[in-house]
Context: one part of a larger RNA
RNA sequence: GAACGAACGCUGGCGGCGUGGUUUAGGCAUGCAAGUCGAACGCGAAAGCCCGCAAGGGUAAGUAGAGUGGCGUAAGGGUGAGCAAUGCAUAGGUAACCUACCCACGAGCCCGGGAUAACCCAUCGAAAGGUGGGCUAAUACCGGAUAUGAUCACAGAGCCGCAUGGCUCAGGGAUAAAAGCGGGGGACCCUACGGGGCCUCGCACUUGUGGAGGGGCUUAUGUCCUAUCAGCUUGUUGGUAGGGUAACGGCCUACCAAGGCAACGACGGGUAGCCGAUCUUGGCGGAUGACCGGCCACACUGGGACUGAGAUACUGCCCAGACUCCUACGGGAGGCUGCAGUCGAGAAUCUUCUGCAAUGGGCGCAAGCCUGACAGAGCGACGCCGCGUGGAGGAAGAAGGCCUUCGGGUUGUAAACUCCUGUCACGGGUUAUGAAGAGUGGUUUGAUUAAUACUUGAGCCUUUCUGACAAAGGCCCGAGAGGAAGCCACGGCUAACUCUGCGCCAGCAGCCGCGGUAAUUCAGAGGUGGCAAGCGUUGUUC
Numbered sequence: 001g002a003a004c005g006a007a008c009g010c011u012g013g014c015g016g017c018g019u020g021g022u023u024u025a026g027g028c029a030u031g032c033a034a035g036u037c038g039a040a041c042g043c044g045a046a047a048g049c050c051c052g053c054a055a056g057g058g059u060a061a062g063u064a065g066a067g068u069g070g071c072g073u074a075a076g077g078g079u080g081a082g083c084a085a086u087g088c089a090u091a092g093g094u095a096a097c098c099u100a101c102c103c104a105c106g107a108g109c110c111c112g113g114g115a116u117a118a119c120c121c122a123u124c125g126a127a128a129g130g131u132g133g134g135c136u137a138a139u140a141c142c143g144g145a146u147a148u149g150a151u152c153a154c155a156g157a158g159c160c161g162c163a164u165g166g167c168u169c170a171g172g173g174a175u176a177a178a179a180g181c182g183g184g185g186g187a188c189c190c191u192a193c194g195g196g197g198c199c200u201c202g203c204a205c206u207u208g209u210g211g212a213g214g215g216g217c218u219u220a221u222g223u224c225c226u227a228u229c230a231g232c233u234u235g236u237u238g239g240u241a242g243g244g245u246a247a248c249g250g251c252c253u254a255c256c257a258a259g260g261c262a263a264c265g266a267c268g269g270g271u272a273g274c275c276g277a278u279c280u281u282g283g284c285g286g287a288u289g290a291c292c293g294g295c296c297a298c299a300c301u302g303g304g305a306c307u308g309a310g311a312u313a314c315u316g317c318c319c320a321g322a323c324u325c326c327u328a329c330g331g332g333a334g335g336c337u338g339c340a341g342u343c344g345a346g347a348a349u350c351u352u353c354u355g356c357a358a359u360g361g362g363c364g365c366a367a368g369c370c371u372g373a374c375a376g377a378g379c380g381a382c383g384c385c386g387c388g389u390g391g392a393g394g395a396a397g398a399a400g401g402c403c404u405u406c407g408g409g410u411u412g413u414a415a416a417c418u419c420c421u422g423u424c425a426c427g428g429g430u431u432a433u434g435a436a437g438a439g440u441g442g443u444u445u446g447a448u449u450a451a452u453a454c455u456u457g458a459g460c461c462u463u464u465c466u467g468a469c470a471a472a473g474g475c476c477c478g479a480g481a482g483g484a485a486g487c488c489a490c491g492g493c494u495a496a497c498u499c500u501g502c503g504c505c506a507g508c509a510g511c512c513g514c515g516g517u518a519a520u521u522c523a524g525a526g527g528u529g530g531c532a533a534g535c536g537u538u539g540u541u542c
Stems, first nucleotide, its partner, number of pairs: 001542004006538005013387006019380002026343003030340003035071003040068002043065001048059004078298003087223008097215003102211007110144004119134006150175003154171001156169005180203006188197003224270003231261003236258008273295004277288004300321005323334004351377001353376003359373001360371004390420004400411004424483001426478006434469001437465003441461007486531005491512003497526005507514002
């Protein structure tokens, strides 16, 4: 000199864009942060209103609601505790592998069965929550059929490779599938007249092949300090066989052998998430890893599996522990390292805000619902950038202050005064972008189809609806210099000097050093210098 997620002191007008719990991965009140689908399925209220003298009925409504089932909850969001390598970065391998949803292509979607929740009844419990009996549905569950292809073993041919081997083709054998829902329809058939068969479209389903995107495993190289850590290792190193996995493998087990690693630092100890990047620097380097992006790890602490295409399963389950809460003392409930917020500790870090309008995500045919992701607003000079606090004129120069050799000098064109301007802030008016789209009706054309039906792609017309931000922003008008300057320094380094006070005291100080009676180094004042809505100090890095 530059930089910072900074803090502290004094001061503080406005705006834009960023940024803000670095310490206790300490404890947490409260609210919200993951639901959705009635076009999978069976149930199914009430208030209110209407009718009625009433009993009751109708409507609300097949709505609300809970339940079965499907998909999602493994994403998104947070944090950095652990981790020095099961991590990360770069470049490869997988002939050792997996992949829900999505895309392309192929084949199929047949016939049956028994349950169970909800519900009703009974019953236990303070509660949380159960237990028994009875009824019922499905795209829930189960059995059978079929098998283009798939998998497995058998036997054969061809091609290829990087060792184990891989690919393709044909053969007979074995094994394993499925589910419906919604819209429309001319003839024909059936009908308990509701509809169904049949045809067709859409969504869903089953089984394959390929793809895309995602992941698993694996190899090489690199990746902090310490030798006052020198030897470490028994599933250890390798083999055989088996098990296990999506998959290779001591991953696991049995047996056999005695290996394997290490001064190119094994093993141990300490510290630490890694990277793209960031800061600095002419560069080489050095330091850092906040925000943003990629990967990893974690979710009260430790352990475990289940479900699933996928699990370290943050707001799933089980066990143990610590802690907190409820209790009828028998027993239960909980997990903010999500967004806000609170206590604590700390030099120190914000609102218990608005909205799903946009972007994105989940579910749904869709309308739509959910979304503390996200979009915004709020707070903080925490940072960067921009603007303003007025402009021009105005004296051989007011007053006051300070200094003085008492002549004067200086503050100083500074002020007053005159003439202007009108940014920001203030008041009034007016107005756009962020909106793309979605729905209704009509029409043209294409796809599909038996079809001018339904569905759907594209175009045009019509009409309705969608903005949190936002009393913001832009523009116009009004008024009026009015509301807006401080901080640090002035001995040398280092730009900037005098007076007074104090008297080795009080104090200053980054280093050298100032202060003991004329201190440009202390304190005050005037003046000056520097920077400026900031200025200094402290800390850290280069």